[in-house]
RNA sequence: UUGUUAUCAAGAAAGGCAGAGGGAUAGACCCGUUGAAGCCUUAGCAACCCUUUAAUCUUUAAAGAAGGUGCUAAAUUCUACCAAAAAAGUUUUUAAGCUUUAGGAUAGAUAACAC
Numbered sequence: 001u002u003g004u005u006a007u008c009a010a011g012a013a014a015g016g017c018a019g020a021g022g023g024a025u026a027g028a029c030c031c032g033u034u035g036a037a038g039c040c041u042u043a044g045c046a047a048c049c050c051u052u053u054a055a056u057c058u059u060u061a062a063a064g065a066a067g068g069u070g071c072u073a074a075a076u077u078c079u080a081c082c083a084a085a086a087a088a089g090u091u092u093u094u095a096a097g098c099u100u101u102a103g104g105a106u107a108g109a110u111a112a113c114a115c
Stems, first nucleotide, its partner, number of pairs: 002114007013042005021031003025080004043072003048068002050064006076107001081104002084101003
């Protein structure tokens, strides 16, 4: 880097250095000199890997947190592509347009495994 599988509306921040950006992309909307990114320290959350126990043992359930990751504004911040439903307006009709929805897909993030 690529592929497979699982998860993504819960949860959890202080300090130091630094000094203007950040929230993946586009738009929107936010965060930021009352200090962004990045780096470091400490703390925490969670339970993917992991540990223990039990069982009906390719697995499941319960408990745990020493170690490897991850995470600690806003749902993956919202929308994007497809489909469905409802309401309003216009029109001969359709199309187009607007609003809502914990639908699905794509994309992305993280983990584990494989290459």